Context: one part of a larger RNA
RNA sequence: GACGAACGCUGGCGGCGCGCCUAACACAUGCAAGUCGAACGGAAAGCAAGGAGCUUGCUUCUUGCUUUCAGUGGCGAACGGGUGAGUAACACGUGAGCAACCUGCCUUUUACAGGGGGAUAACGUCUGGAAACGGACGCUAAUACCGCAUAACAUAGCGGAGCCGCAUGGUUCUGUUAUCAAAGGAGCAAUCCGGUAAAAGAUGGGCUCGCGUCCGAUUAGAUAGUUGGUGAGGUAAAGGCUCACCAAGUCAGCGAUCGGUAGCCGGACUGAGAGGUUGAACGGCCACAUUGGGACUGAGACACGGCCCAGACUCCUACGGGAGGCAGCAGUGGGGAAUAUUGCACAAUGGGCGAAAGCCUGAUGCAGCGACGCCGCGUGAGUGAAGACGGCCUUCGGGUUGUAAAGCUCUGUUGCAGGGGACGAUAAUGACGGUACUCUGUGAGGAAGCCACGGCUAACUACGUGCCAGCAGCCGCGGUAAUACGUAGGUGGCAAGCGUUGUCC
Numbered sequence: 001g002a003c004g005a006a007c008g009c010u011g012g013c014g015g016c017g018c019g020c021c022u023a024a025c026a027c028a029u030g031c032a033a034g035u036c037g038a039a040c041g042g043a044a045a046g047c048a049a050g051g052a053g054c055u056u057g058c059u060u061c062u063u064g065c066u067u068u069c070a071g072u073g074g075c076g077a078a079c080g081g082g083u084g085a086g087u088a089a090c091a092c093g094u095g096a097g098c099a100a101c102c103u104g105c106c107u108u109u110u111a112c113a114g115g116g117g118g119a120u121a122a123c124g125u126c127u128g129g130a131a132a133c134g135g136a137c138g139c140u141a142a143u144a145c146c147g148c149a150u151a152a153c154a155u156a157g158c159g160g161a162g163c164c165g166c167a168u169g170g171u172u173c174u175g176u177u178a179u180c181a182a183a184g185g186a187g188c189a190a191u192c193c194g195g196u197a198a199a200a201g202a203u204g205g206g207c208u209c210g211c212g213u214c215c216g217a218u219u220a221g222a223u224a225g226u227u228g229g230u231g232a233g234g235u236a237a238a239g240g241c242u243c244a245c246c247a248a249g250u251c252a253g254c255g256a257u258c259g260g261u262a263g264c265c266g267g268a269c270u271g272a273g274a275g276g277u278u279g280a281a282c283g284g285c286c287a288c289a290u291u292g293g294g295a296c297u298g299a300g301a302c303a304c305g306g307c308c309c310a311g312a313c314u315c316c317u318a319c320g321g322g323a324g325g326c327a328g329c330a331g332u333g334g335g336g337a338a339u340a341u342u343g344c345a346c347a348a349u350g351g352g353c354g355a356a357a358g359c360c361u362g363a364u365g366c367a368g369c370g371a372c373g374c375c376g377c378g379u380g381a382g383u384g385a386a387g388a389c390g391g392c393c394u395u396c397g398g399g400u401u402g403u404a405a406a407g408c409u410c411u412g413u414u415g416c417a418g419g420g421g422a423c424g425a426u427a428a429u430g431a432c433g434g435u436a437c438u439c440u441g442u443g444a445g446g447a448a449g450c451c452a453c454g455g456c457u458a459a460c461u462a463c464g465u466g467c468c469a470g471c472a473g474c475c476g477c478g479g480u481a482a483u484a485c486g487u488a489g490g491u492g493g494c495a496a497g498c499g500u501u502g503u504c505c
Base pairs, nucleotide, nucleotide: 001504002503003502005501006500007499008498009497012377013376014375015374016373017372018370019369020335025333026332027331029330030329031328034075035074036073039072040071042069043068044067045066046065047064048063049062050061051060052059053058054057082288083287084286092212093211094210095209096208097207098206101205102204106201107200108199109198110197111196112195114148116146117145123138124137125136126135127134128133154179155178156177157176158175159174160173161172162171163170164169184193185192186191214260215259216258221251222250223249226248227247228246229245230244231243232242233241263285264284265283266282267278268277269276270275290311291310292309293308294307313324314323315322316321341367343366344365345364349363350361351360352359353358380410381409382408383407390401391400392399393398414446415442416441417440418439419438420437424432449494450493451492452491453490454475455474456473460489461488462487463486464485470477471476
């Protein structure tokens, strides 16, 4: 000098930030991911029209419109948010490569969308169970599902010709064979939103490599899919990634292996720099989601608020069986020196869905709490000597506190009361918020402490105590005149803070 700090004493205001560093301990409660009726069949309610029955204002049927809803279906849920347990590793940083790869939504371009089929939720009937949740039969729709047709600049096989490279190879032209597609909705219509195939782009990812990346040799040998090859499988893709066979390799004193510690970086702190330390907040990457394992769906997950299995734990139970996962936002217990509200709003920015209106959004924007930090402001200004009273000291003359106070004259930052009142929003829409700001009135009123004073180190006397009580960062003070302990007066320093402790330079 710095701090995500804590502790002691003290504490007026504002702006901007920051706030579980410990138990990746356990969690009550609420919320944090939905949306689309312009994909689909239906159900309920309301309104209107018409028909029938009649008890003349009700019941029932049909049609139309509106709203809401469980279900099928689509997109999203792989983003956003949290945490740092694991990881010494191509995890990260940096620079390359992929002639070994994928990419929903988006953009550009080309072409197409013909004609069929069988189901199934919902619903109805019956039925099992305490519940969670089911079972049987019957009915129905689709942009759900499945054949057929068409089809190449797609994929695969077999040929021909040319060009190129970095080894495997790549690419262009051409012939032939085989395989593979689609969905509709809204609107009077125009048209719009969608669908399918292909090419290219953009974006996002996957993989490989060079270099860099902590401590220990009181860890010296390690390794059996281990190292390489052939073939096969698998993957979007190269590869012992996996498998069969064959060979015996591979790494290591330039530190293998083992053990310990640790998320990495942009950065941050310090320092003249070199360097050292560090990785809170903000941004990028990675890993994880009660512990371990696994796959499914999907463009994308081996998936925090999805599924299955096993373990531990908690809860419900009719004892047969079930339910759960805050390292999301608040909040609770616990641990701890220590770290906040079960707040408001989608107004802004951004995200998901939707044609849109809009809905959802504890992301986010704000507010609350905390001097935790940085910055700014105030606690008054001028005048005022009888140098008052009081306190302290005294050589008893006085000195000092001290222009300090009082008194007089003012000011209005801030405060209080009242009025106006935003920007942020572009026509409308403002949580913040009657906030910021501003005007008027009032009136010095409500607003100063903490530490030190032997030397280092700015600042000294008195009394008390008597190696006691105590102080102390180092040197050291205290045993009867203590500037070093305690108190008082005075003084010095900093100031809404001041000291102490801890850590780094």
Small-subunit ribosomal RNA, 5' domain from an uncultured Clostridiaceae bacterium, 505 nucleotides, folded computationally. The full RNA is in RNAcentral, with records from ENA and SILVA. It matches the Rfam family "Bacterial small subunit ribosomal RNA".